Model confidence (mean pLDDT): 75 of 100. Predicted 3D model of a 381-nucleotide RNA (Bacterial RNase P class A) from a soil metagenome.

[in-house]
RNA sequence: UAGGACAAAUGAUCGCCGCCCCGCAAAAUGCUGGGGGGAGGAAAGUCCGGGCUCCUAAGGACAGGAUGCUGGGUAACGCCCAGUCCCGGUGACGGGAAGGAAAGUGCAACAGAAAGGAAACCGCCUUUGUGUGGUCGUUUGGCCGCGUGAGGGUAAGGGUGAAAGGGUGAGGUAAGAGCUCACCAGGUUCGGCGGUGACGCCGGAGGCUAUGUAAACCCCAUCCGGAGCAAGACCAAAUAGGGGAACGUUGGAGGGUGGUCCGCCCGAGUUCCCGGGUAGGUCGCUUGAUCUCGCGGGUAACCGCCAGACUAGAUGAAUGAUCAUUAUCCCGAUGGCGAGGGAUCGCUUCGGGAAACAGAACCCGGCUUAUGGCCUGCUUC
Repeated sequence: UAGGACAAAUGAUCGCCGCCCCGCAAAAUGCUGGGGGGAGGAAAGUCCGGGCUCCUAAGGACAGGAUGCUGGGUAACGCCCAGUCCCGGUGACGGGAAGGAAAGUGCAACAGAAAGGAAACCGCCUUUGUGUGGUCGUUUGGCCGCGUGAGGGUAAGGGUGAAAGGGUGAGGUAAGAGCUCACCAGGUUCGGCGGUGACGCCGGAGGCUAUGUAAACCCCAUCCGGAGCAAGACCAAAUAGGGGAACGUUGGAGGGUGGUCCGCCCGAGUUCCCGGGUAGGUCGCUUGAUCUCGCGGGUAACCGCCAGACUAGAUGAAUGAUCAUUAUCCCGAUGGCGAGGGAUCGCUUCGGGAAACAGAACCCGGCUUAUGGCCUGCUUC
């Protein structure tokens, strides 16, 4: 630095949650004994993608969101594999939000004269006015130098900045400049070769030099209907509503008293049916893009075929504890034996010790995060 496998094993005892069978008692069902099953690599975060279910059948448009090199894998993905280019590392190897800045808009702090078809602060060159010195001339004036005012040219040099509109050299010029030329770098464009492609290699053309930023707006391409197992389907109590029917309101339904009838008392509702919903229950629920072995295809991700296996399904929510032995690792006895020049390594005896992160809740594929020790390849010293 890359990857792999594991998440201790066996037995005993005591417990917890479902399932099945037998026995006993039974209306549901209960009791006792027996058998079999019972968390993970992340079950986590709920961040992507799909199955499944309902809504309208998921088709079109707008808005919004996501993704963004190429090819492949897949049910699908923002995931995985293989590659291209760029970046980091001595290296094994790692990382990349990697379309468009030449469609348009915006922004670029501070500093700086100027921040994008720009700009003249210093410097350099030049025109002209003026002051002054020298010199020539009889004088107005001419020439040379220094200073100063105004105008123009110049992006070579200095300075500012993260960034100043290619670099080096020569020619050229008043001074300069791709202004021109040679070479180099980049981009555009044309052609050839290789590759499925991203792209790579080679050759030519015209001075084209075009800044950065799109996890800024935006443009382009592709994809996305919404809600979620508290989805959804079925059964269905008491009480209170809703609808209907029958009987009844002084010719009194019904109730109380009482063994019954009479009597006495209370008395405007009583009884039945239908339907919806709630509590509660059942299903959904675990046989599936499943797992294991083998063979075949493919660099790989992955795919195909044959055979075999069934591996939690709970719902206030179970899956645990103790002991013994063994295995792994660590420490000590400056233990013992062996190898080596040594550092050190291997085997072994006794005693002691250690094992993390965490816990299903409809199911899968990923990503991310948490975490213990073990093994292997490669790199460097």

Rfam family: Bacterial RNase P class A. Its family is annotated with tRNA processing, ribonuclease P activity and dimeric ribonuclease P complex in the Gene Ontology.